[in-house]
């Protein structure tokens, strides 16, 4: 003194006027007085949940979702440690089941693209032919070490071996599969034998494994009040046994016809399907209409009880604060302490002085300050944000 | 507020086991005609709504963000 990583915070402040919503107290009322009054993302609606309806959601299938490992938490695709692989010199960052269970894909270009192949090349030992006996030619064949193509080309290095080569042998090294031992809950390390010589990419392609997952959403859903009008058509509406009826057709009894029990079926409904379950005299669909853009609530912390009316306890809330205590953290438990917007889909503003900030300045002053807005709530995520603080840490340089 | 879906040439649309992006209509140039419409032949015209990631390779598969369009008292 220069370059970074990481976590955490703030999003003008004070005072004065003048608006604006809720709620309380006053007043007959006009109204006045208190008090409260946007965010770290109130966004996106991407994930979890409370809450409430539904056909209680039991079982299979389908569908979706999540994937190293422990562990937190109501829950999560969230958080915490820890492993293991990449990247950086490091502070740190980034990823994450299984491709040696299948099945599929791997364009162009390449000779070849997955039990690989032979275009350049390399050899030509063996067997033909010539021979000046060194060798030479040309085929049939070998090869896979070089070159070339791609995103990939089926282990690296040296040796030996060979006609030239190759794990073809060896010996070292990476990897990988089993077994043994040791540390860890575990995910994995670490060493030890031993095996066969090498296994390619892609699961944000089906799949496989292992877990979770009814569905739908406060415009959910409850109470109430006023208005009224519901009409039409289509379809379906079986069978069997047994009683009773009426006294219809045949001579008792049998059929036909109406009712009731049952029991099959058969139809409707079941928010993907099946079993399953639930109903049956109304189900369904289709058309034409009339009404209704009303209120309260669910909803803002609720609720109870005593009151000497000034208050006071006590219970609720995954609530806010602060303490203190367990953990390595996340997070959990105790104490003490506060009640903190809320709707009409509609309020939460606006000016003026002064300070603070960052520009300009002719030192008088001008100008400017980000993303963005509450709607049932609550954990998270992720996007979008002028300009600050703050804490710790790394690497380079120089001084002493 | 809360579900669902679309974005693809000027316009209205196709594109699926991921491998060189199409059709009609419309534009430009030429033929044809006495001129114009029709017709015939060439042609141009596209960061596939915008980024990021998976993969050799993305319109396509997954995250985010933007417009639009639809439903639900």
């Nucleotide at each position: 003194g220069g370059a970074g990583c990481c976590g955490g915070c703030c999003g003008g402040g004070c005072g004065g006027c003048c608006g604006c919503g809720g709620c309380c107290u006053c007043g007959a009322g006009a109204g006045a007085g208190g008090u409260c009054g946007a965010g770290g993302a109130a966004a996106g609606u991407c994930c979890g949940g409370a809450c409430u309806c539904c056909g209680u959601a039991g079982g299979g299938c389908a569908g979706g979702g999540u994937g190293c490992u422990g562990g937190g938490u109501a829950a999560c695709u969230c958080c915490c440690a820890g492993g293991c692989g990449g990247g950086g010199c490091g502070a740190c960052c980034c990823g994450c089941g299984g491709a040696a269970a299948g099945u599929g894909c791997c364009g162009c270009a390449g000779a070849g693209a997955a039990c690989a192949g032979a275009c350049c090349g390399c050899c030509g030992a063996u067997g033909g032919c010539c021979u000046u006996c060194g060798g030479g030619c040309a085929c049939a064949g070998g090869c896979a070490a070089g070159g070339g193509u791609g995103a990939a080309a089926c282990g690296g290095u040296g040796a030996g071996g060979u006609a030239a080569g190759a794990g073809c042998u060896c010996a070292c090294c990476a990897g990988c599969g089993c077994g043994g031992c040791g540390g860890g809950c575990a995910a994995c390390c670490g060493u030890c034998g031993u095996g066969g010589c090498u296994a390619g990419g892609c699961a944000a392609a089906c799949c496989c494994c292992a877990c979770c997952c009814g569905g739908a959403g406060c415009a959910a859903g409850g109470c109430c009040a006023a208005g009224c009008a519901g009409g039409a058509a289509g379809c379906a509406u079986u069978u069997c046994g047994g009683c009773c009826g009426a006294g219809g057709c045949g001579a008792u009894c049998g059929c036909a016809c109406g009712g009731c029990c049952g029991g099959a079926g058969c139809g409707a409904g079941c928010g993907g399907c099946c079993c399953g379950c639930u109903c049956g005299a109304u189900g369904c669909u289709u058309c034409c209409g009339g009404g209704u853009a009303g209120g309260c609530u669910g909803c803002a912390u609720g609720g109870g009880c005593c009151u000497u009316c000034g208050g006071g306890c006590c219970c609720u809330g995954a609530g806010g604060g602060u303490c203190g205590c367990g953990g390595a953290g996340a997070c959990g438990c105790g104490g003490c302490u506060c009640c903190c917007a809320g709707a009409u889909a509609g309020a939460u503003g606006g000016u003026c002085g002064c300070c603070a900030c960052c520009g300009c300045u002719u030192c008088g002053g001008c100008g400017g300050a980000a993303c963005a807005g509450a709607a049932u709530c609550c954990g998270g995520c992720u996007u979008a944000c002028a300009g600050g603080c703050c804490g710790g840490c790394u690497c380079c340089u120089c001084c002493a | 507020g809360g579900g669902g879906g679309u974005g693809u040439a000027g316009c209205u649309c196709a594109g699926u086991u991921g491998g060189c992006a199409g059709a009609g209509c419309g534009c430009u140039a030429c033929g044809u005609u006495c001129g114009c419409a029709a017709u015939g032949u060439a042609g141009a015209g596209g960061c596939c709504a915008g980024g990021g990631g998976u993969u050799c390779a993305a319109u396509u598969c997954c995250c985010c963000u933007c417009a639009c369009c639809u439903c639900c008292a």

Two RNAs folded together computationally: RNase P RNA and transfer RNA, 473 nucleotides in total. It holds a member of the Rfam family "Bacterial RNase P class A". It is annotated as a ribozyme. Its mean pLDDT, the model's own confidence on a scale to 100, is 75.